About this RNA
A computed fold for a 76-nucleotide RNA from endosymbiont DhMRE of Dentiscutata heterogama, annotated as transfer RNA. Taxonomically the source falls in Mycoplasmatales (Bacteria, Bacillati, Mycoplasmatota, Mollicutes).
[in-house]
RNA sequence: GCUGAUUUAGCUCAAUUGGCAGAGCAACCGCCUUGUAAGCGGUAGGUUGUAGGUUCAACUCCUACAAUCAGCACCA
Numbered sequence: 001g002c003u004g005a006u007u008u009a010g011c012u013c014a015a016u017u018g019g020c021a022g023a024g025c026a027a028c029c030g031c032c033u034u035g036u037a038a039g040c041g042g043u044a045g046g047u048u049g050u051a052g053g054u055u056c057a058a059c060u061c062c063u064a065c066a067a068u069c070a071g072c073a074c075c076a
Stems, first nucleotide, its partner, number of pairs: 001072007010025004019056001027043005049065005
């Protein structure tokens, strides 16, 4: 340099003929317990990597860029 994959909550990941952004863990509150842990119930937490485009409507389609990973190529 070329090609491909990935980027969504603090972490790990879902979410398709484009149509309400979710789960588990963690955090917080409560119940339970003599107390803690475990268990149970609840609450909060999001500029879906960035910037544009298409569309009535975009995590989803298109373009550019960035980061990470893999493969290929080049190299004195």
The prediction has a mean pLDDT of 80.
It matches the Rfam family "tRNA". It is annotated as a transfer RNA.